[in-house]
RNA sequence: CGCACUGCUGAGUAAAUCAGCGACGCUCGAACCUGGUCAGAGUCGGAAGACAGCAGCCAUAAGAGAUGCUCGCCGUUGUUACUCAGCGGUGUUUUU
Numbered sequence: 001c002g003c004a005c006u007g008c009u010g011a012g013u014a015a016a017u018c019a020g021c022g023a024c025g026c027u028c029g030a031a032c033c034u035g036g037u038c039a040g041a042g043u044c045g046g047a048a049g050a051c052a053g054c055a056g057c058c059a060u061a062a063g064a065g066a067u068g069c070u071c072g073c074c075g076u077u078g079u080u081a082c083u084c085a086g087c088g089g090u091g092u093u094u095u096u
Base pairs, nucleotide, nucleotide: 002092003091004090005089006088007087008086009085010084011083012082013081014080015079018075020073021072022071023070024068025067026065027064028063034059035058036057037056042051043050044049
């Protein structure tokens, strides 16, 4: 010098963890200015019927609640793996 093993530092890539945000799913959720069905009552009509439509019920909007190792975004300090670079340690062949 080379080879093998290994340590530290820096950079890059990827993944996971943790926290946050958003989406999705679940539940709740509108006196009236959402929808559907509209008791009662009302209007029109000779009648048959029609019309509008409060309460109630149903479904939901805005929104709220609990939650999921579902997905996405994000990262103060960190984790793991790989790659590159730099500086070292141990051992060893050869050479001097």
The RNA shown here (Bacterial small signal recognition particle RNA) has 96 nucleotides and comes from Deinococcus sp.
Rfam family: Bacterial small signal recognition particle RNA. It is annotated as a non-coding RNA gene.
Model confidence (mean pLDDT): 79 of 100.